[in-house]
Context: one part of a larger RNA
RNA sequence: GAUUGAACGCUGGCGGCAGGCCUAACACAUGCAAGUCGAGCGGUAACAGAUCCAGCUUGCUGGAUGCUGACGAGCGGCGGACGGGUGAGUAAUGCAUAGGAAUCUGCCCGAUAGUGGGGGAUAACCUGGGGAAACCCAGGCUAAUACCGCAUACGUCCUACGGGAGAAAGGGGGCUCCGGCUCCCGCUAUGGGAUGAGCCUAUGUCGGAUUAGCUAGUUGGUGAGGUAACGGCUCACCAAGGCCACGAUCCGUAGCUGGUUUGAGAGGACGAUCCGCCACACUGGAACUGAGACACGGUCCAGACUCCUACGGGAGGCAGCAGUGGGGAAUAUUGCACAAUGGAGGAAACUCUGAUGCAGCAAUGUCGCGUGAGUGAAGAAGGCCCUUGGGUCGUAAAGCUCUUUUAUGGGGGAAGAUGAUGACGGUACCCCAAGAAUAAGCACCGGCUAACUAUGUGCCAGCAGCCGCGGUAAUACAUAGGGUGCGAGCGUUGUUC
Numbered sequence: 001g002a003u004u005g006a007a008c009g010c011u012g013g014c015g016g017c018a019g020g021c022c023u024a025a026c027a028c029a030u031g032c033a034a035g036u037c038g039a040g041c042g043g044u045a046a047c048a049g050a051u052c053c054a055g056c057u058u059g060c061u062g063g064a065u066g067c068u069g070a071c072g073a074g075c076g077g078c079g080g081a082c083g084g085g086u087g088a089g090u091a092a093u094g095c096a097u098a099g100g101a102a103u104c105u106g107c108c109c110g111a112u113a114g115u116g117g118g119g120g121a122u123a124a125c126c127u128g129g130g131g132a133a134a135c136c137c138a139g140g141c142u143a144a145u146a147c148c149g150c151a152u153a154c155g156u157c158c159u160a161c162g163g164g165a166g167a168a169a170g171g172g173g174g175c176u177c178c179g180g181c182u183c184c185c186g187c188u189a190u191g192g193g194a195u196g197a198g199c200c201u202a203u204g205u206c207g208g209a210u211u212a213g214c215u216a217g218u219u220g221g222u223g224a225g226g227u228a229a230c231g232g233c234u235c236a237c238c239a240a241g242g243c244c245a246c247g248a249u250c251c252g253u254a255g256c257u258g259g260u261u262u263g264a265g266a267g268g269a270c271g272a273u274c275c276g277c278c279a280c281a282c283u284g285g286a287a288c289u290g291a292g293a294c295a296c297g298g299u300c301c302a303g304a305c306u307c308c309u310a311c312g313g314g315a316g317g318c319a320g321c322a323g324u325g326g327g328g329a330a331u332a333u334u335g336c337a338c339a340a341u342g343g344a345g346g347a348a349a350c351u352c353u354g355a356u357g358c359a360g361c362a363a364u365g366u367c368g369c370g371u372g373a374g375u376g377a378a379g380a381a382g383g384c385c386c387u388u389g390g391g392u393c394g395u396a397a398a399g400c401u402c403u404u405u406u407a408u409g410g411g412g413g414a415a416g417a418u419g420a421u422g423a424c425g426g427u428a429c430c431c432c433a434a435g436a437a438u439a440a441g442c443a444c445c446g447g448c449u450a451a452c453u454a455u456g457u458g459c460c461a462g463c464a465g466c467c468g469c470g471g472u473a474a475u476a477c478a479u480a481g482g483g484u485g486c487g488a489g490c491g492u493u494g495u496u497c
Base pairs, nucleotide, nucleotide: 001497002496004494006493007492008491009490010489013369014368015367016366017365018364020361021327026325027324028323030322031321032320035078036077037076040075041074043071044070047069048068049067050065051064052063053062054061055060056059085280086279087278094205095204096203097202098201099200100199103197104196108193109192111190112189113188114187115186116150118148119147125140126139127138128137129136130135156165157164158163170185171184172183173182174181175180206252207251208250213243214242215241218240219239220238221237222236223235224234225233255277256276258274259270260269261268262267282303283302284301285300286299305316306315307314308313333359335358336357337356341355342353343352344351345350372402373401374400375399382393383392384391385390408433409432410431411430412429416424441486442485443484444483445482446467447466448465452481453480454479455478456477462469463468
C1' cells in the first nucleotide's frame, strides 16, 4: 500500500447494489416451513343449495333425503429421497481431473404388443369393551386404479434345448338405433433414448520421524452365498501373502473444488456470499417402504435431556424461516405475497410452497449525490498571535443577486403481465409549490510523514507504531487559535499478502 462476513471510539443527510452468528453441531417457548388428487373408492362430520315433512309469528325454526356444489375423517395413488439448513465428522468409502465396465433408473420422449374373465378380504361405519391420556382390543357390514388366482404371451426370463415361467385397472367427456361408436387420462409386457444414480482405475490433494514398522478377512486362489452390479462384500477350504524410508502405521489439524485475496509474476494465505460435489440431521445403532433413503420436519431399539401423568404409562428433537435464552468484541423482523420464476399433486379450475419474489433493521461494504452558487473589503465585530506598527481566521461572514439536487407539501403514476391476475406499491419516475431552507465530521501537525504558535503543566499529569518526548520558555503531554489529510465518514484494533 492493498484486503476484510469484521469489531470498537467519535460522528452521521439521501439513494442504488451486495453481504449480515466467523463463537456453543449449546438448549429451545410460540407460529409457520409438504402436501395434493372426489376424473381411483366406500361414503357424508361441517358449509351452501334443492326437494319433502312438521311447527307456526308467512318467512323463520326443526327434521329427513348425498339429489347438487363441495368435503372432515378413512382406504388408495403420486409426492414427502426435491427444494431449504449446517460443516460436526472425514487426510480418503471424500474432492478435482482424465479414463473404464460388471449395473439400476419413478415421472419424461419415441417404438412394438396387449388391456379377457373371476375371487376373497379390509379400513371407514355400527355394536361392545379397556385406558387419565397417547391409543388399543373384540364382533358385524362394505368399496376400489388396494390385494390374489385363472386365461392369453409378438417380444421377455430360465433351460439339461426336450421344455418351462411370468402381465394388466380402470376412470371421465361426447354421441347413440341402447347393440355400441369415439375422444382424453390411465394400466401391463418388452426393447431404445434422455436424465439421474451406484461401482472401478490412474494422478494430484496439510503438518509431525521427539510416530518405524503395520496387517488374520489381513493378501491371493477355488467354490458357494449375496448385491441392481464387479469385488473378501460375506462364508468354507487352501496358500502365505499385502503395505512401508518415493514415509506405511500412529498422532494432530481440516469438508473438497470452481474460486477469493495479495503480488509485476512466480508464489503465499484463505475456501463468507454464488455454482458443483460430499457428509450430517439430539447422541449411537438398525432396518422397513420405495424407481430412488438406511430417510432433517418417517419407523424401531438404546442413551442423555425436556415436558405431561390418575404413577400404570406416554410425548418431543429449529444445523428449515422468524424468534428466545446462553456464549461472545460481534451479526437482523416472531413482516408481506404466491403477482413473477421454479417445485409437488391434479384432466383442469386450483391447492400447497419461510424455495423464491419483496419489504423491515444496522454506514457492514461498495458506487453515486448532497450539505448551496455568484457577487461582496468598511478587509466589520469577535477569537488567536503580536516587536503594539500590525498580522491572521478571511471573500470567510453580514449584505445583494440567484438556484432547488436532497428533504417537505400537493398532483399524476408505470414496466415487471403473451387473455385475466401485482406482494413490492400509490413504489420507481414525472409535474407543481414555498424556502438557503433539512444536512459535517474525524484523525493528525518532533522525524519517518503533509501540516506551528500561545497558554497550562513541570520526569508530575500524560504521550508513544519505531526513534523517543515531559525534571520552568515542551512545534512530542493538555487546551486554544491556526494548519494538514480524508470526508458521511474518520481513526484504532484484529486478519492476510